[in-house]
RNA sequence: GGGUUCGUAGCUCAGUUGGUUAGAGCGCCACAUUGACAUUGUGGAGGUCGGAAGUUCGAAUCUCCCCGGACCCA
Numbered sequence: 001g002g003g004u005u006c007g008u009a010g011c012u013c014a015g016u017u018g019g020u021u022a023g024a025g026c027g028c029c030a031c032a033u034u035g036a037c038a039u040u041g042u043g044g045a046g047g048u049c050g051g052a053a054g055u056u057c058g059a060a061u062c063u064c065c066c067c068g069g070a071c072c073c074a
Base pairs, nucleotide, nucleotide: 001073002072003071004070005069006068007067010026011025012024013023019057028044029043030042031041032040050066051065053063054062
C1' cells in the first nucleotide's frame, strides 16, 4: 500500500428484509424480605448505536468518506 471483518449502556452482546417506544445478561442505585449479610423480588438511572455527509416519508440497519481494533496478502 491492497483486501476482509468489527465498533450499540460501565462490561459481554442481541437487534432478521429500513418502520411505530433501542433491548438482554452481569454490574450500579433505591425499596421489600433478614437480627445482620447473602440470595430473591420489584422499580430506577445509564445510549444522541465510533465521527461526518448522502439516499429516503422514515437509517443502528443502505451508500460514500474519515477514525480506531483484529486478521490476511504484499
Model confidence (mean pLDDT): 80 of 100. This is a predicted structure of a 74-nucleotide RNA (transfer RNA) from a Minisyncoccota bacterium. Rfam family: tRNA. Taxonomically the source falls in Minisyncoccota (Bacteria, Bacillati).